Predicted 3D model of a 129-nucleotide RNA (FMN riboswitch aptamer (RFN element)).
This record gives sequence, structure tokens and C1' cells, in this order.
RNA sequence: AUAUUUCUUCGGGGCAGGGUGCAAUUCCCUACUGGCGGUACAGUCCGCGAACACCUGCUUGUUUUUGCAGGUGCCGACUCGGUGAAACUCCGAGACCAACGGUUACAGUCCGGAUGGCAGAAGAAAAUG
Repeated sequence: AUAUUUCUUCGGGGCAGGGUGCAAUUCCCUACUGGCGGUACAGUCCGCGAACACCUGCUUGUUUUUGCAGGUGCCGACUCGGUGAAACUCCGAGACCAACGGUUACAGUCCGGAUGGCAGAAGAAAAUG
């Protein structure tokens, strides 16, 4: 220095105020939040992960269950102006989006799966050159 293997640690935020109502952090006004890699600094670009559905294998159970691994599918949302060599990323302005299950009433923000998992980040060791 390179790519490989193993290990360790880390690895998601947010309803304050008001209204209606028997009841809402779920509705209405308003407020607030933004995982990981890439790229001119990104919730909205490109890609990844989570979640959800299905399939296969193994596992557990014996009816259709449990858990794990792999695969496939699904997978939200931005414009205008300015600066610049370069920005859907910066600055200004106005928009928009946010899994599943639960709930005295519909949830990005409450509760739950989850003291979980993962994209990945940092570090250590081994081996190779």
C1' cells in the first nucleotide's frame, strides 16, 4: 500500500401553543423531524438499507405455527431566482414527502415488533505484496 478474512465499538429524529369534541400528541390552525454511500455540502438527484408481500431452503411445530438465510417484487416527495468552472446539494423564496400493527377518533412525531435488524462508519488483528 492493496484487496481478503476475522473481531470490537458505534450506527434515526420529531407535535411546543391553540381550536372542535364524550373522546384526538391521530381531525383543523400552527409547530417540529430528516438513516447510509456517491456527487459542489441533498428527506425530494443516482444508488443502498429498514418496513411490507411472495417464493425457496433450513429450523421448530405438527393444520395454516416459530425463527434464520437467500431470492424476487414493492419501495414517498421540488420548483423558481441568485452565486459559481461546476449546485434539483450552497444562499433566498415558495412547495412537497414520510412502512406495518395498535388506539375512546383517522398518527412522519404517541405505543408496539425493536434492549431488534440493517445500509454503513471508525478501529484492531491476521495473511499477501